Background:
This is a predicted structure of a 109-nucleotide RNA (SAM riboswitch aptamer (S box leader)). Rfam family: SAM riboswitch aptamer (S box leader). Rfam links the family to the GO term regulation of gene expression.
RNA sequence: GUAUCAUCAAGAGUGGUGGAGGGAACUGCCCUGCGAAGCCCGACAACCUGCGUGAGCGAAAGCUUUAAGCAAGGUGUUAAAUCAGUGAAAGAAAUUUCGAAGAUGAGAA
Repeated sequence: GUAUCAUCAAGAGUGGUGGAGGGAACUGCCCUGCGAAGCCCGACAACCUGCGUGAGCGAAAGCUUUAAGCAAGGUGUUAAAUCAGUGAAAGAAAUUUCGAAGAUGAGAA
């Protein structure tokens, strides 16, 4: 990088460093010298992971599984719904639903 599956309206700093950009693309609309990105620390969360409870199977060791719980080792996140829209359907419209694209995780070839 590819395909698959799951999630994406909650949550999280008046910290240090840095010194001009950032919010994927496009169109908007925003954030930003009252300090952007990046890095460090802190925090949030609970996908994987670990622990333990219940249930099923088993002679046992143990295996499987659902759900509430605890922890936080591997990731991730820490303005705005994935900031909004982009394609389709419904609707007079406001809008709603589904998708595309994207992000993150997990296992796979």

The sequence was found by an Rfam model in a public genome assembly.